[in-house]
Context: one part of a larger RNA
Molecule: large-subunit ribosomal RNA, domain IV
Organism: Acidobacteriota bacterium
RNA sequence: CGGUGUUGAAGGAACUCGGCAAAUUGCCCGCGUAACUUCGGGAUAAGCGGGACCUCUGCUGGCGCAAGCCGGCAGGGGUGGCACAGACCAGGGGGUGGCGACUGUUUACUAAAAACACAGGGCUCUGCGAACGCGAGGAGCGGACGUAUAGGGUCUGACGCCUGCCCGGUGCCGGAAGGUUAAGAGGAGAGGUGCAAGCCUUGAAUCGAAGCCCCGGUAAACGGCGGCCGUAACUAUAACGGUCCUAAGGUAGCGAAAUUCCUUGUCGGGUAAGUUCCGACCUGCACGAAUGGCGUAACGACUUCCCCACUGUCUCCAACACCGGCUCA
Numbered sequence: 001c002g003g004u005g006u007u008g009a010a011g012g013a014a015c016u017c018g019g020c021a022a023a024u025u026g027c028c029c030g031c032g033u034a035a036c037u038u039c040g041g042g043a044u045a046a047g048c049g050g051g052a053c054c055u056c057u058g059c060u061g062g063c064g065c066a067a068g069c070c071g072g073c074a075g076g077g078g079u080g081g082c083a084c085a086g087a088c089c090a091g092g093g094g095g096u097g098g099c100g101a102c103u104g105u106u107u108a109c110u111a112a113a114a115a116c117a118c119a120g121g122g123c124u125c126u127g128c129g130a131a132c133g134c135g136a137g138g139a140g141c142g143g144a145c146g147u148a149u150a151g152g153g154u155c156u157g158a159c160g161c162c163u164g165c166c167c168g169g170u171g172c173c174g175g176a177a178g179g180u181u182a183a184g185a186g187g188a189g190a191g192g193u194g195c196a197a198g199c200c201u202u203g204a205a206u207c208g209a210a211g212c213c214c215c216g217g218u219a220a221a222c223g224g225c226g227g228c229c230g231u232a233a234c235u236a237u238a239a240c241g242g243u244c245c246u247a248a249g250g251u252a253g254c255g256a257a258a259u260u261c262c263u264u265g266u267c268g269g270g271u272a273a274g275u276u277c278c279g280a281c282c283u284g285c286a287c288g289a290a291u292g293g294c295g296u297a298a299c300g301a302c303u304u305c306c307c308c309a310c311u312g313u314c315u316c317c318a319a320c321a322c323c324g325g326c327u328c329a
Stems, first nucleotide, its partner, number of pairs: 001324008010315002014313001019310001027051005036041001038158001052079012080084001092308004097303002099300002104116002120156007132142003159295004164225003169222002171218005178213003184207002189202005226244005253287001254284001265281005
C1' cells in the first nucleotide's frame, strides 16, 4: 500500500449516473391493517406489544397393566441481566408513474429485459393418398393409427371498453364473354430439284391453354389515411363558407409520450433551490386503433421519481484482526 472482515464521535445520501455497497429488518404469538380490486387478492400490508428462568393454579396430548415417564396450553406471583426468537439461521418498508397481464423462456463464456413464449382473439389453407414438411427428384415417412370441435400457415397477445375511413397501387380470391398468347393442328400459296411420279424447303387465313389485359370482390391482406384562403358587435379563435387535389383524407381514445425537433414548451404539485418526476394544456417536427388503441387488480433479480427507517456512500477519515505486497534483518 492492497484484499477480506469488525468497530466508530457529531451529522445522516450532503456520496454517486443511480443509496452501488453496507446498514436496517428478520422467527413465533396477540392486537391491528389503507387505496384499489378481476372479490381470489392487496396482507407477513403498514403499525404496536409480548417471548428467559423460578414457583403456584387450572386445562390437556402421547406411551404404559400400574407405579409412572415424555410433553403442550392458559392464568397468578416472583428472580437476574445492558440485552431473554440473547449465538447461528432469519423479509427493510411505503407512495407514484412506464412497460409487459400472469408462472415461464433467452444471447453456454459482457445483455434476463419492456425481447421470446403464453392461455385468449382473428384471418387463411386443408374433404383425406388432406394441406404442409423431409426426401436433389422418387419410393416412402412425418402430419396421424388424427379427419374441419381436426391439422398447417400467419398476425395479435390475459381481462375490460373497443377496433373507424380508403380496394386507386401490390397481393390473394372469383369471373363459361372479349383482347393478346406457345408448342401443336391447319394448310391458301411460294420456292428448289426432277421428263415425270415424287422428294425437300417455306408458309397466310383459321383452331390452339395457363398467364397477362379486362370485369368484380377482399384491409385482424401488403399498405394508405391532404393543402390554401376567408369568416362572429373588444381582441383572439373559428361552429360556418370558398377553392384545389385524392383511392380515401386519421373516427374513438391517447398525447412534450420508451414517440416532442424547437424544448429545461407553458401552468400546477413536490424542493430553500427540480434539464428528471407527477398532474394538466394541445402548437401530435414525426400517436392512433390485432406492425392493435386506451384502461387495468395481481405479478416483476425490469425501469422512473419521491418518502420513512437505516447506515463509513459521504463531510473525513481512524483504529483493530487476518491475508498478501514492499523494506530491513